[in-house]
Context: one part of a larger RNA
RNA sequence: GAUGAACGCUGACAGAAUGCUUAACACAUGCAAGUCAUUGGCGAAGCUGCGUUUGCGCAGUCUAGCCAAGGCGGACGGGUGAGUAACGCGUAAGGAACUUGCCCUGCAGACAGGGAUAACAGACGGAAACGACUGAUAACACCUGGUAUUGCCAGGCUGGCGCAUGCCGGCCUGAUGAAGGGAGACGCUGCAGGAGAGCCUUGCGUCCUAUUAGCUAGUUGGUGGGGUAACGGCCCACCAAGGCGAUGAUAGGUAGCCGGCCUGAGAGGGUGAACGGCCACAAGGGGACUGAGAUACGGCCCUUACUCCUACGGGAGGCAGCAGUGGGGAAUAUUGGACAAUGGGGGCAACCCUGAUCCAGCAAUUCUGUGUGCACGAAGAAGGUUUUCGGAUUGUAAAGUGCUUUCAGCAGGGAAGAAGAAAGUGACGGUACCUGCAGAAGAAGCGACGGCUAAAUACGUGCCAGCAGCCGCGGUAAUACGUAUGUCGCAAGCGUUAUCC
Numbered sequence: 001g002a003u004g005a006a007c008g009c010u011g012a013c014a015g016a017a018u019g020c021u022u023a024a025c026a027c028a029u030g031c032a033a034g035u036c037a038u039u040g041g042c043g044a045a046g047c048u049g050c051g052u053u054u055g056c057g058c059a060g061u062c063u064a065g066c067c068a069a070g071g072c073g074g075a076c077g078g079g080u081g082a083g084u085a086a087c088g089c090g091u092a093a094g095g096a097a098c099u100u101g102c103c104c105u106g107c108a109g110a111c112a113g114g115g116a117u118a119a120c121a122g123a124c125g126g127a128a129a130c131g132a133c134u135g136a137u138a139a140c141a142c143c144u145g146g147u148a149u150u151g152c153c154a155g156g157c158u159g160g161c162g163c164a165u166g167c168c169g170g171c172c173u174g175a176u177g178a179a180g181g182g183a184g185a186c187g188c189u190g191c192a193g194g195a196g197a198g199c200c201u202u203g204c205g206u207c208c209u210a211u212u213a214g215c216u217a218g219u220u221g222g223u224g225g226g227g228u229a230a231c232g233g234c235c236c237a238c239c240a241a242g243g244c245g246a247u248g249a250u251a252g253g254u255a256g257c258c259g260g261c262c263u264g265a266g267a268g269g270g271u272g273a274a275c276g277g278c279c280a281c282a283a284g285g286g287g288a289c290u291g292a293g294a295u296a297c298g299g300c301c302c303u304u305a306c307u308c309c310u311a312c313g314g315g316a317g318g319c320a321g322c323a324g325u326g327g328g329g330a331a332u333a334u335u336g337g338a339c340a341a342u343g344g345g346g347g348c349a350a351c352c353c354u355g356a357u358c359c360a361g362c363a364a365u366u367c368u369g370u371g372u373g374c375a376c377g378a379a380g381a382a383g384g385u386u387u388u389c390g391g392a393u394u395g396u397a398a399a400g401u402g403c404u405u406u407c408a409g410c411a412g413g414g415a416a417g418a419a420g421a422a423a424g425u426g427a428c429g430g431u432a433c434c435u436g437c438a439g440a441a442g443a444a445g446c447g448a449c450g451g452c453u454a455a456a457u458a459c460g461u462g463c464c465a466g467c468a469g470c471c472g473c474g475g476u477a478a479u480a481c482g483u484a485u486g487u488c489g490c491a492a493g494c495g496u497u498a499u500c501c
Base pairs, nucleotide, nucleotide: 001500002499003498005497006496007495008494009493012370013369014368015367016366017365018363019362020328025326026325027324029323030322031321034072035071036070038069039068040067041066042065046061047060048059049058050057051056079281080280081279088206089205090204091203092202093201094200095199098198099197100196103194104193105192106191107190108189109188111145112144113143114142120135121134122133124131125130151176153174154173155172156171157170158169159168160167161166181186207253208252209251214244215243216242219241220240221239222238223237224236225235226234256278257277258276259275260271261270262269263268283304284303285302286301287300306317307316308315309314334360336359337358338357342356343354344353345352346351373403374402375401376400383394384393385392386391407442409437410436411435412434413433417428445490446489447488448487449486450471451470452469456485457484458483459482460481466473467472
């Protein structure tokens, strides 16, 4: 000098930030991912019709709402740092070994058919979770056939290029591969290119221990296959016997990495909170499914531990999302408001959802700013302290006189943030800001005073009580302990402790 700090004493206001560093301990409750209306069904209110005892009943239609099928999104956003010493991260390259939903551009196209199934109805089992039976029905759900230009595969002819394997084309033949419509808006299918994103490979860099010196059998390489979007012992069969290591392999410990941040003249040292990028994880462990994308925090299956329900047969759950609770701890906040803005998902849109986000609340936790008055005022008042009793000091300090009103208080007005905009739309918020009113009024502490180190006297105590960062003070005049007065330093803070330079 610094801190995500804590503790002690004290505490006026405003703004900007920050706020479980410990138990990746366990979690009550609420919310945090929905949306569309293509299809089918149930269906209030309303409307229409009929009946009517004038109360209403029935039927049709249709909207809200609900259920189911279907589409897109739940792989983003948000959290945490357990694991990881690794192509994990950083940086620089490569992919002639790859993928890509939505979006943009271009070319081409959507023909003809079919069978189911849920919701529903009926009936059944179960305490529940839920399951199963029979019957019917729809689609942009599913299936079949046909068609095809550049696609893909195979064969033939041929041009160009390179960086080794090779790469980019042109022509011909054959086989193979689509679609979903809709009144429209808008969608669907194939191919090519782009944008953005992802995946893979490589050079270099990346903590401590040698009181860890040898390690390795899918191990190292080859051939052939399998698998993948793709290269590859990634996996498998066979063959060979290799591969790594004092330039530190292997083993053990510790740790998410970086931009940055702190310190320092720099070199360097330390660190990785907040904000941004990457990675990993989602009670412990394992697995795949779906999908353009996951081996998926608020999806599925198995297993382990724990918690809960149970009719004992069986079931349910996962806050390292936002709040909040218990626990641990020196220690860290509200079970708040709004989608107004910015962004995200769905939708043609209207709109819906959004604990992302924007705001508010709490905390001197940090930083910044401001205030707690200003001027005059000597009888140098009283009081306090001290005294050599003369005085000295507190001290222009107070009182008193004049003035001002920042901030806080009260009252009146009152935004911008809202967009291409005529109207409408603001959680914050009657906030910021402006004006007026009153009155010095409501607002100072903490540490130190032997030397280092700015600042001293009195009393008490008597190697006691105590102080202390180091040197050291205290045993009867202690500038070093305790109190008082005075002084010095910093100031809404001041000290102490911890850690880093």

A computed fold for a 501-nucleotide part of an RNA from an uncultured bacterium, annotated as small-subunit ribosomal RNA, 5' domain. It matches the Rfam family "Bacterial small subunit ribosomal RNA".